[in-house]
Predicted 3D model of a 386-nucleotide RNA (Bacterial RNase P class A) from an Actinomycetota bacterium. Of the family's consensus pairs, 94% are formed in the model.
Formats: sequence, structure tokens, C1' cells
RNA sequence: AGAGUCGCCCGGAUCACCGCGUUGUAGCCCAGUUAAUUCUGGGUGGCACCGAGGAAAGUCCGGACUCCACAGAGCAAGGUGGUGGGUAACGCCCACCCGGAGCAAUCCGCGGGAUCAGUGCCACAGAAAAUAAACCGCUCAUCAGCAAUGACGAGUAAGGGUGAAACGGUGGUGUAAGAGACCACCAGCAUCUACGGCAACGUAGAUGGCUAGGUAAACCCCACUUGGAGCAAGACCAGACAGGUAGCGCUUGAGAACUGCUCGUUCGAGCUACCGGGUAGGUCGCUUGAUUCCGUGAGCAAUUGCGGAACUAGAUGGAUGGUGAUCCGUUCUUGCUGUGAAAGCAGCAGGGACGACAGGAUCCGGCUUAUAGGGCGACUCCUCUG
Repeated sequence: AGAGUCGCCCGGAUCACCGCGUUGUAGCCCAGUUAAUUCUGGGUGGCACCGAGGAAAGUCCGGACUCCACAGAGCAAGGUGGUGGGUAACGCCCACCCGGAGCAAUCCGCGGGAUCAGUGCCACAGAAAAUAAACCGCUCAUCAGCAAUGACGAGUAAGGGUGAAACGGUGGUGUAAGAGACCACCAGCAUCUACGGCAACGUAGAUGGCUAGGUAAACCCCACUUGGAGCAAGACCAGACAGGUAGCGCUUGAGAACUGCUCGUUCGAGCUACCGGGUAGGUCGCUUGAUUCCGUGAGCAAUUGCGGAACUAGAUGGAUGGUGAUCCGUUCUUGCUGUGAAAGCAGCAGGGACGACAGGAUCCGGCUUAUAGGGCGACUCCUCUG
């Protein structure tokens, strides 16, 4: 210098004007209330503070929280699936093992069981796709033919051809030709032993029969595991109108006004309770938490102990926006200057365009997906120079 692998971070900035939401605050207005602008509530314009994200998204997985259900056991149904660890928990994360890809950094794996539980399936091609099989070929016998060769029967899985996959590989013995039929070595499988490892597993050795296809994101078997619904959860306050039911009353006066109470005076045909309805509406739940950052201890790591510091959305038809200016970044372009033979490159000045993906709705931990552009770090391969 080139080619690559992995991880992390940022995701425009400032100001002005207009506008929106929560909270606080003094004022004004309204309603109720009080001895009292005394208290409470609402409205309004002003001021102050704060006001989305790395994914707030998909709602896929796991929890917190709430309500309902629940003696215990079993069945069914679902989920998970190498081993060890982390965690509140997980289908997440870390480390390792095994298999695969790559020269490597590194990446990928829906990674229990397919001989000794059983069943099913394996497209196309091919003769045959699983208690193997005869299309071509090879060998032998018979028949036909002068011969080449053909027909038919038997043997044969060594060779060809098909396929993702064809029932171990190489060499020899053997044979009519062949074949683990037999032998040697190798690969692989099963069992056993020793050693290493917490384990998955690895290494070495012995023995065995000569060889076993794939598929469990097919049934199934094994191990572990799972109650249901969700903040529209749930808790509290609590109406109005119509209509209905019951009681009392209609001059033998229920009830109302005046009033601290009684009396009294006046008005007077309706009044009260319940249902409607724990409905409408309101308040709480509501945001400080398995939180983040820094230091330090433990650990390979995920993570965690201790100490310190920090934290300001909580809306509810749902606020967080718009316009302008300056700057920043990227890119295009114009002019000038420098350099150069030129193409071009560099600097300065001006103009234009662009600045993504996307937005809370109970809250967390993950995963997945989207994302203009930019920055940082670690590592690998290759080339050159010292």
C1' cells in the first nucleotide's frame, strides 16, 4: 500500500419568532365554601423548569406487577434440546465441545435419539432408493449362422451409466467371469480398558463381526419444563335525564321559604327511598429502577460484591412541532491562485442540493427488523522498505 474479519460509538449544533404538554408560581375571572379573598376546585393569559430512541418499531421470547384459579397424583396438549456457567427469568448471553466453510482473522449449525422400541417417507433421473437390484457390460451353456454376430437360459454388483445419496477403500488370493468368498493394510462402527477434562468430549490400546444410506423443521421415544388473563390488569370516589318499584301525602296539609332552635306567617301538590348504576365521568395505579456511569475487588468471559455520583416525558382522539438565520458534515458546480507538458491535484472564495431510519402509552431483560452519513479500536492474509 492492497484485500479482508470482528467489536464499539455518534446519529447534526446554536440562536430568534410562533405553537403544544406536565409540574411549580404570583395575578385575574368563575363556582362552591367560610367569621374572613378563609379554603377547595376549574378556567385564562404571563413567567420558570423539563419534554422520545438506538431502535421508542415488530409484539417474537422471558420476567416484575395485578386479578382469577389452585390438597395431592396422573393423563392430555404445548415448549425447550451438545456441555458447563451467568441471570429475576428466558427460546437470551458467555466459555468450551462436536460438525461444516475459509490460507487466516473469523463465521455458520432448528447440535438428544435413526445398528439394540416400532412405523412411515426418499422428488427427478435411474434397471434398482433399502429383508437390494441385471439397463449396458463380463462369463458359461444351448440354438441359428461360413463368419461377424444374433436369440434364449444361467451366473456375476469388478467396470460403465443415473442420482444429493447405489450397501466400505487399495492391493492380492481365488474364479468360467466375479464377489469380504478369503487374506493384508487403511477408513469407519460397536464393546471394553487406561489416561486427560467438572462435563460435553479427546488421546492411546485391545477385541469383534467384515460394513451399518438419509430423514425425528415425519409420527414416535427420552429428559427437562409450562395454570389462565392482562394496566382496556386492578383499586378508590361517584353522577344527571327518561322510565320503573315501594312508602307517605293531596285542605284531617307531605313538603318548601323566612329561622341557630321552638312558635308563628306565607306558599303549597307532590315528596322521600331504592332500581336505573358502582353505569357515565373522575382519581390512583404512573414511573427511582433486577437503573446508568465512575472507581475498585472476584471471574478467561457473560456477570457480580463493595464504595461514590447521577437521574426531572407521563400524555389519554393522545403534547414534544413549524419557519428563518448562522455554523457543521457530505456531494455537485463556478471563479481565482499554486504546481504541472497535459490530465489532474491542492488551497481560498461564492452558489445549489442533501442530512437517514423512525416516534413513547404500566415498567424492565432480550431477540429480530429498519437506518443517509461519519468516527474509533483490535485482528488476519499478502506485497514492499529498513

The sequence was found by an Rfam model in a public genome assembly. Model confidence (mean pLDDT): 78 of 100.